Overview
The RNA shown here (Bacterial RNase P class A) has 389 nucleotides and comes from Saccharimonadales bacterium (SeqCode). It matches the Rfam family "Bacterial RNase P class A". Its family is annotated with ribonuclease P activity, tRNA processing and dimeric ribonuclease P complex in the Gene Ontology. Its mean pLDDT, the model's own confidence on a scale to 100, is 76. The organism belongs to Saccharimonadales (SeqCode), within Bacteria. A source record names the gene rnpB. The sequence is in RNAcentral, with records from ENA.
RNA sequence: GGAGGAGAAGAGACGGCCGCUGCGGGGAGAGAUCCCCGGAGAGGAAAGUCCGAACUCCGCAGGGCAGCGUGCUGGGUAACGCCCAGUCGGCGCAAGCCGAAGGAAAGUGCCACAGAAAACACACCGCCCAAGCGACGUGCCGCCUCGGCGGUGCGCCGACGGCAAGGGUGAAAAGGUGCGGUAAGAGCGCACCGCGUCCCCGGUGACGGGGACGGCACGGCAAACCCCACGCGGAGCAAGAGCAAAUAGGGGAGAUGCCAAGGAGCGGCCCGCUCCGACGCUCCCGGGUAGCUCGCUGGACCCGUCGGGCAACCGCCGGGCUAGAGGAAUGGCCGUCGUCCGGCGCUUCGGCGCCGGAAACAGGAUUCGGCUUACCUUCUCCUCCGGCC
Numbered sequence: 001g002g003a004g005g006a007g008a009a010g011a012g013a014c015g016g017c018c019g020c021u022g023c024g025g026g027g028a029g030a031g032a033u034c035c036c037c038g039g040a041g042a043g044g045a046a047a048g049u050c051c052g053a054a055c056u057c058c059g060c061a062g063g064g065c066a067g068c069g070u071g072c073u074g075g076g077u078a079a080c081g082c083c084c085a086g087u088c089g090g091c092g093c094a095a096g097c098c099g100a101a102g103g104a105a106a107g108u109g110c111c112a113c114a115g116a117a118a119a120c121a122c123a124c125c126g127c128c129c130a131a132g133c134g135a136c137g138u139g140c141c142g143c144c145u146c147g148g149c150g151g152u153g154c155g156c157c158g159a160c161g162g163c164a165a166g167g168g169u170g171a172a173a174a175g176g177u178g179c180g181g182u183a184a185g186a187g188c189g190c191a192c193c194g195c196g197u198c199c200c201c202g203g204u205g206a207c208g209g210g211g212a213c214g215g216c217a218c219g220g221c222a223a224a225c226c227c228c229a230c231g232c233g234g235a236g237c238a239a240g241a242g243c244a245a246a247u248a249g250g251g252g253a254g255a256u257g258c259c260a261a262g263g264a265g266c267g268g269c270c271c272g273c274u275c276c277g278a279c280g281c282u283c284c285c286g287g288g289u290a291g292c293u294c295g296c297u298g299g300a301c302c303c304g305u306c307g308g309g310c311a312a313c314c315g316c317c318g319g320g321c322u323a324g325a326g327g328a329a330u331g332g333c334c335g336u337c338g339u340c341c342g343g344c345g346c347u348u349c350g351g352c353g354c355c356g357g358a359a360a361c362a363g364g365a366u367u368c369g370g371c372u373u374a375c376c377u378u379c380u381c382c383u384c385c386g387g388c389c
Stems, first nucleotide, its partner, number of pairs: 001385009012337007020041002023038006043361001047372002050370005055236004067232005072086005087101001088099004102227002107225002109221003124167002126163003133158002136155009175193006194216001195214008240294004250285005262276005301320004306315003339358008
């Protein structure tokens, strides 16, 4: 000088004046309410509402299916998709950072474009002519109607033969590199690497190290269906509970009324008799609403010493009390001091003085544990790399 990691503060402090919301005490008032005094009054993220819980109500014999979520290992925790410590893979010279990191030899499916071929492999360019086949040339032999035919050897060429090394396509091309080998080639053979199976050693484990065997079987995708393992009932403080007006409606009793329609009883039927039968009024009961109260803030809480643990975290002891409102308070002005920035002046170069300006992101709403996101400025500690002395 450059870089990485872990944390902390989080821009005000004091005084004065005027205010806001609860609480405690006192006073006034019939009450509503008002006055005085005291004390308290947002965050590291209070945010997003993304996970996990507490708490409340509803549902639920037990088991299974479906659905959803999580997905390397071990630990921490009330719990978690969080945290810590590791493993493996990727990036970086390094400190370190990042990772939806189970299974593709259970099945189904997909792999665009390009390309010969995208998974029962294949052949566009290319390479090769050893064997077999074919065209042409030619040597030798045989036959004959003397121009050919047949056989055989050599040369050269070819694909309807051999190959998959090289080129080309693609995100990906059927193990990689090298040597041997071959007509050309190829795990065809060998060595190393990779892969698979088995064994041994280390580790709680993920996994690591080593050995033997196998010539290679098993391309990729599960952020496709799926399989495996584990977990999961739903709604949320507008949860839920208590007290409880006015008005309307429901039920009951009573007074008045004793009339009418209608109904019931006595009876085989008729007459007759008895009972019920009220729009309204009074009182009572119960449900729900407004309103009020609880839930509501002392809790898996915070701080410190010590102990255990690599750590996350846990334990003992001591201390502390830190909003609890319900459309929602925590604000404004002045003075002094302070922080940062800019300008000017002085300087013993350490700073000092004057003037002006700035001060982020954002704000409780049942409560905790996390994650993520936003953020002016500054500080502390640790580590790595490079340069110089």